[in-house]
RNA sequence: GCUGGUGUGGCUCAGUGGCAGAGCAGUUGAUUCGUAAUCAACAGGUCGUGAGUUCGACCCUCACCACCAGCUCCA
Numbered sequence: 001g002c003u004g005g006u007g008u009g010g011c012u013c014a015g016u017g018g019c020a021g022a023g024c025a026g027u028u029g030a031u032u033c034g035u036a037a038u039c040a041a042c043a044g045g046u047c048g049u050g051a052g053u054u055c056g057a058c059c060c061u062c063a064c065c066a067c068c069a070g071c072u073c074c075a
Stems, first nucleotide, its partner, number of pairs: 001071007010024004018055001026042005048064005
């Protein structure tokens, strides 16, 4: 330099054009003599950044950023 992949709550990940979700973690409550476990509820996201397409974008297109993998050239 080229190619491919990944980027979504604190963490691990789903969601492939039509309401942004799950598990764990967190908070509160129930249960218990108490703790753990269990159960219920709640809170937490400008979906890496910017632009474009579309009635509508996490999803499609382009550029950029970060990380990972592979290939190649020069010195």
Background: This is a predicted structure of a 75-nucleotide RNA (transfer RNA) from a Clostridiales bacterium. It matches the Rfam family "tRNA". About the family: Transfer RNA (tRNA) molecules are approximately 80 nucleotides in length. The same sequence occurs in records of 2 taxa. RNAcentral holds the sequence, with entries from ENA. Its mean pLDDT, the model's own confidence on a scale to 100, is 81.